[in-house]
Context: one part of a larger RNA
RNA sequence: GACGAACGCUGGCGGCGUGCCUAACACAUGCAAGUCGAACGGUCCGGCACUCAACUUUUAGUUGAGAGCCGGAUAGUGGCGGACGGGUGAGUAACACGUGGAUAAUCUGCCUGUGACCCUGGGAUAACACCGUGAAAAUGGUGCUAAUACCGGACAGCUUCGUUGGAGCGCAUGCUUAGAUGAAGAAAGGAGAAAUCCGGUCAUAGAUGAGUCCGCGGCUGAUUAGCUAGUUGGUGAGGUAAAGGCUCACCAAGGCGACGAUCAGUAGCCGGCCUGAGAGGGUGGACGGCCACACUGGGACUGAGACACGGCCCAGACUCCUACGGGAGGCAGCAGUGGGGAAUCUUCCGCAAUGGGCGAAAGCCUGACGGAGCAACGCCGCGUGGGUGAAGAAGGCCUUCGGGUUGUAAAGCCCUGUCUUAUGGGAAGAAGAAAGUGACGGUACCAUAGGAGGAAGCCACGGCUAACUACGUGCCAGCAGCCGCGGUAAUACGUAGGUGGCAAGCGUUGUCC
Numbered sequence: 001g002a003c004g005a006a007c008g009c010u011g012g013c014g015g016c017g018u019g020c021c022u023a024a025c026a027c028a029u030g031c032a033a034g035u036c037g038a039a040c041g042g043u044c045c046g047g048c049a050c051u052c053a054a055c056u057u058u059u060a061g062u063u064g065a066g067a068g069c070c071g072g073a074u075a076g077u078g079g080c081g082g083a084c085g086g087g088u089g090a091g092u093a094a095c096a097c098g099u100g101g102a103u104a105a106u107c108u109g110c111c112u113g114u115g116a117c118c119c120u121g122g123g124a125u126a127a128c129a130c131c132g133u134g135a136a137a138a139u140g141g142u143g144c145u146a147a148u149a150c151c152g153g154a155c156a157g158c159u160u161c162g163u164u165g166g167a168g169c170g171c172a173u174g175c176u177u178a179g180a181u182g183a184a185g186a187a188a189g190g191a192g193a194a195a196u197c198c199g200g201u202c203a204u205a206g207a208u209g210a211g212u213c214c215g216c217g218g219c220u221g222a223u224u225a226g227c228u229a230g231u232u233g234g235u236g237a238g239g240u241a242a243a244g245g246c247u248c249a250c251c252a253a254g255g256c257g258a259c260g261a262u263c264a265g266u267a268g269c270c271g272g273c274c275u276g277a278g279a280g281g282g283u284g285g286a287c288g289g290c291c292a293c294a295c296u297g298g299g300a301c302u303g304a305g306a307c308a309c310g311g312c313c314c315a316g317a318c319u320c321c322u323a324c325g326g327g328a329g330g331c332a333g334c335a336g337u338g339g340g341g342a343a344u345c346u347u348c349c350g351c352a353a354u355g356g357g358c359g360a361a362a363g364c365c366u367g368a369c370g371g372a373g374c375a376a377c378g379c380c381g382c383g384u385g386g387g388u389g390a391a392g393a394a395g396g397c398c399u400u401c402g403g404g405u406u407g408u409a410a411a412g413c414c415c416u417g418u419c420u421u422a423u424g425g426g427a428a429g430a431a432g433a434a435a436g437u438g439a440c441g442g443u444a445c446c447a448u449a450g451g452a453g454g455a456a457g458c459c460a461c462g463g464c465u466a467a468c469u470a471c472g473u474g475c476c477a478g479c480a481g482c483c484g485c486g487g488u489a490a491u492a493c494g495u496a497g498g499u500g501g502c503a504a505g506c507g508u509u510g511u512c513c
Base pairs, nucleotide, nucleotide: 001512002511003510005509006508007507008506009505012382013381014380015379016378017377018375019374020340025338026337027336029335030334031333034080035079036078039077040076042074043073044072045071046070047069048068050066051065052064053063054062055061056060087293088292089291097217098216099215100214101213102212103211106210107209111206112205113204114203115202116201117200119153120152121151122150128143129142130141131140132139133138158185159184160183161182162181163180164179166177167176168175169174189198190197191196219265220264221263226256227255228254231253232252233251234250235249236248237247238246268290269289270288271287272283273282274281275280295316296315297314298313299312318329319328320327321326346372348371349370350369354368355366356365357364358363385415386414387413388412395406396405397404398403419454421449422448423447424446425445429440457502458501459500460499461498462483463482464481468497469496470495471494472493478485479484
């Protein structure tokens, strides 16, 4: 000098930040991922006019039923999203990260450009109804039905594969491409009166995102010296989007290591941050990038993408429900609780803004986010008044008793009005324009009024080190970072007066330079 700090004393305001470093301990409760009825069949509600029936105060009204149209709602099927966003740092010494490359070894939903197409059939199933089983969670059977759900057939500009052969190029394997021939491979509709719009399929290019590989770089221990059997390489096969012992069969006997293998300990990495003139040392909290994890361990499914925090299955520990047969759960999301600890916040408001998901849109959802709350935890700013005022008042303290000092300090007089208080007004943030839309918030800010009124402490004073006397105590009580003070005049202990330093803080402790 610095800090995600803590502790002691003290504490007026504002702005901007920051706030479980310990138990990746366990979690009550609420919320944190939905959306689309313009994909689909139902169901319910409302309205309109019509038909039929019954009743009645019978040119009409009420009630019920039926088919139709319009509007609204939505349990289910279906689509997209739940792989983003948010949290944490347990594991990891590793191509995890950083940096520079490679991919002639790869994939890429939504988005953009281009080309071509969208023809024709089929059978189911949930919802629903009925019948069961179960305490529940849930689940079985029978029957009916729709689709942009599922499954066939056709055409093939196109793609893939097989055969064939031409050209160009490169980086070893090879890559690109004009042809011939054979085989295989597509699709879905919806809205609207229509125009048209939103979709669907195949191919290709891009953009974005991701996978894999490589060079180099960054901890400690040799009181760890040898390590290795899919181990190292080859051939073949399987597998993957993709190279590869990634996996398998066979063959060979290799591979790594004092330039530190293996083992052990510790640790997420970086941009950065702190310190320092720099070199360096330390560190990785907040913010940003990457990685890993989601009660513990394992596994796959779906999907463009996961081996998936608020999905599934199995095992385990724990908690809860149970009719004892069986079930349910996972805050390292936001708040919050217990526990641990020196120690770390509200079970707040809003989707107004920014961003995200879905939707044609209206819109819905969003503890992301925007805000408010708590905490001097930090940084910065402001205030606690200004001027004048000597009878140098009183009081305190000291005294050689003369006086000195506190001290222009106070009082008194003249002012000011920051902050505070009250009243009135009152935003920007909100869009290209008209209208509408603000959680914050009647906030910031402005005006007026009032009155010095409501706002100063902490540490030190032997030397280092800026600041001294008195009393008490008497090697006691105590102080102390080091040297050291205290045993009867202690500037070193305690108190008082005075003084010095910093100031809404001041000291102490801890850690780093």